[in-house]
Molecule: transfer RNA
Organism: Candidatus Nomurabacteria bacterium
RNA sequence: UCCGCGAUAGCUCAGCGGUAGAGCAGCUCGCUGUUAACGAGUUGGUCGUAGGUUCGAUCCCUACUCGCGGAGCCA
Numbered sequence: 001u002c003c004g005c006g007a008u009a010g011c012u013c014a015g016c017g018g019u020a021g022a023g024c025a026g027c028u029c030g031c032u033g034u035u036a037a038c039g040a041g042u043u044g045g046u047c048g049u050a051g052g053u054u055c056g057a058u059c060c061c062u063a064c065u066c067g068c069g070g071a072g073c074c075a
Stems, first nucleotide, its partner, number of pairs: 001071007010024004018055001026042005048064005
C1' cells in the first nucleotide's frame, strides 16, 4: 500500500430495504422462614462517523475511523 471480514442494548449475538430483537445482566413483583433457584412483568439503542440513493436505510453506494485475517513491498 492492496484485498476480505467485522463495528447493532451493560455483555454475547440475530436481523440484510418497511421503521430494531433474543439470551445473559439490571429493576419490580410472586413463590420461600431467609437467600439461591424458579415464575411473571419491566427498563435499556443518534444500529462506528459523515455524505449519497430511495416514498422509506441497520440493510444498497462512497469516503473515513477502529479491530481481526491475508497478500505485497522490503533494490